[in-house]
RNA sequence: AGCGACUUAGCUCAGUUGGAAGAGCACUAUGCUCAUAUCGUAGGGGUCGACAGUUCGAACCUGUCAGUCGCUA
Numbered sequence: 001a002g003c004g005a006c007u008u009a010g011c012u013c014a015g016u017u018g019g020a021a022g023a024g025c026a027c028u029a030u031g032c033u034c035a036u037a038u039c040g041u042a043g044g045g046g047u048c049g050a051c052a053g054u055u056c057g058a059a060c061c062u063g064u065c066a067g068u069c070g071c072u073a
Base pairs, nucleotide, nucleotide: 001072002071003070004069005068006067007066010025011024012023013022019056027043028042029041030040031039049065050064051063052062053061
């Protein structure tokens, strides 16, 4: 330099025909216990990498840029 994959909660990741965002772990509160852990219940936390475009409507489609990884030279 060329090509490909990926970027979503603190972490690991779903979201597969475009209808507006979820799980597990973690965190907080609470129940249980003499207490801790386990387990149950409830809750907080996201401008879906950035900026534009298409659309009535974009995490999802298109373009540019940034970052990570891999392959080729």
Predicted 3D model of a 73-nucleotide RNA (transfer RNA) from Chitinophaga niabensis. Its Rfam family is "tRNA". The coordinates come from a structure-prediction model, not an experiment, and the mean pLDDT is 81.